[in-house]
């Protein structure tokens, strides 16, 4: 070290200014945030949770170019864009409340075995 297989514990961030209005963390401008595993390091490349629907088994499910270094990069630098689940709300929500002291991709660590 490989392998069965036990049990633990951990796993998601964000509204700051300002404007309009009776009322807005929901509109408007500005700001901020970025779950897991592949993969040259990734929110927008490939895959999976989570979400939804539903005949429980499967289906739905968002978004990136362009230039430079590399043997190698839509991942990394420079620049410019884009995206973000249900219900709720005094007014339309990624960021506020609620399902959730949940679930869960998976991480990590326990104790046995086999060879």
């Nucleotide at each position: 070290a490989a392998u069965a297989a036990u049990c633990u514990u951990c796993a998601g961030g964000g509204c700051g200014g300002a404007g309009u209005g009776u009322a807005a963390g929901u509109c408007u401008c500005c700001a901020c945030c970025g779950g897991u595993g592949g993969u040259a390091u990734a929110g927008c490349c490939c895959a999976c949770g989570a979400g939804c629907u539903u005949u429980u088994a499967a289906g739905c499910u968002g978004a990136a170019c362009u230039g430079g270094u590399u043997a190698g990069a839509u991942u990394c630098c420079a620049g410019u864009g884009c995206c973000g689940a249900c219900a709720g709300u005094g007014a339309u929500a990624g960021u506020c409340u609620g399902g959730a002291u949940g679930a869960a991709a998976g991480a990590a660590g326990u104790a046995u075995g086999u060879a």
FMN riboswitch aptamer (RFN element) from a Clostridia bacterium, 115 nucleotides, folded computationally.
The coordinates come from a structure-prediction model, not an experiment, and the mean pLDDT is 81.
The sequence was found by an Rfam model in a public genome assembly.